The part of an RNA shown here (large-subunit ribosomal RNA, domain VI) has 273 nucleotides and comes from a soil metagenome. Rfam family: Bacterial large subunit ribosomal RNA.
Context: one part of a larger RNA
RNA sequence: CGUAGGAUACUUGAGAGGAUCCGUCCUUAGUACGAGAGGACCGGGAUGGACGAACCUCUGGUGUACCAGCUGUUCCGCCAGGAGCACCGCUGGGUAGCCAAGUUCGGAAGGGAUAAGCGCUGAAGGCAUAUAAGCGCGAAGCCUCCCUCGAGAUGAGGUAUCCCCUCUGGCCUUCGGGCCAGACUGAAGACCCCUCGGAGACUACGAGGUUGAUAGGCCGGGAGUGCAAGCAGGGUGACCUGCUCAGCUUACCGGUACUAAUCGGUCGUGCGG
Numbered sequence: 001c002g003u004a005g006g007a008u009a010c011u012u013g014a015g016a017g018g019a020u021c022c023g024u025c026c027u028u029a030g031u032a033c034g035a036g037a038g039g040a041c042c043g044g045g046a047u048g049g050a051c052g053a054a055c056c057u058c059u060g061g062u063g064u065a066c067c068a069g070c071u072g073u074u075c076c077g078c079c080a081g082g083a084g085c086a087c088c089g090c091u092g093g094g095u096a097g098c099c100a101a102g103u104u105c106g107g108a109a110g111g112g113a114u115a116a117g118c119g120c121u122g123a124a125g126g127c128a129u130a131u132a133a134g135c136g137c138g139a140a141g142c143c144u145c146c147c148u149c150g151a152g153a154u155g156a157g158g159u160a161u162c163c164c165c166u167c168u169g170g171c172c173u174u175c176g177g178g179c180c181a182g183a184c185u186g187a188a189g190a191c192c193c194c195u196c197g198g199a200g201a202c203u204a205c206g207a208g209g210u211u212g213a214u215a216g217g218c219c220g221g222g223a224g225u226g227c228a229a230g231c232a233g234g235g236u237g238a239c240c241u242g243c244u245c246a247g248c249u250u251a252c253c254g255g256u257a258c259u260a261a262u263c264g265g266u267c268g269u270g271c272g273g
Stems, first nucleotide, its partner, number of pairs: 001152001005163007015149004021049007033038001051106005059100004066093005071086006110144003117137004164272001166183007184270001189267004193209005214260003217256005223249003230243005
């Protein structure tokens, strides 16, 4: 920009893409078959491999904004307690998120038309013949079925709902109206802007903007570290014990307007060939 007014939500599905895999075991049954050795079709059940998708309950990894321990050094006047630097200084753990080695799920089943192949009826050609007319079976393959996208599918679809009372002048008129200018009116809805994140390079998408829990703060909880500082007691001392399952805590779950989403602006018109 188009989709013959504008908008919001939900859809139909032309078409496109994805997927389509392969074992083993049990049973049927040591049956059919076979002299024996051996050993099924058909059907039922179980369980794997590779591949793929989603997710984080479990098992783990990471986790440079969490906790603890340790060394050297500089500084905070000193002790104690800390801070900076040393690969995050090193070491032991670890929430959320992300992730796989973890968890769950998928290939199936069904329908249609067929290939090779197997048939029914049946003439030409009194027979025969699956074929000439006609009819039926028959593949991991084809079309569907399953998943995703999808009306720019210009063949531009559908459904529901919402919105818009105009007026004046000039020109043209096939008298329905059309074009231009001005006035009034700017709806439904959308955007800008702002607070953000299961979204994200930007954009887009999604949640919100005081009639508000969107983010931060605060409060409570969870979870993680692992028992703070200080004081007291014990020990020559390193240190130990008690107050103390303490103290400190990021992303998690709730609550709460304390802070910030203030106030506003712009687009979009007037019933539609």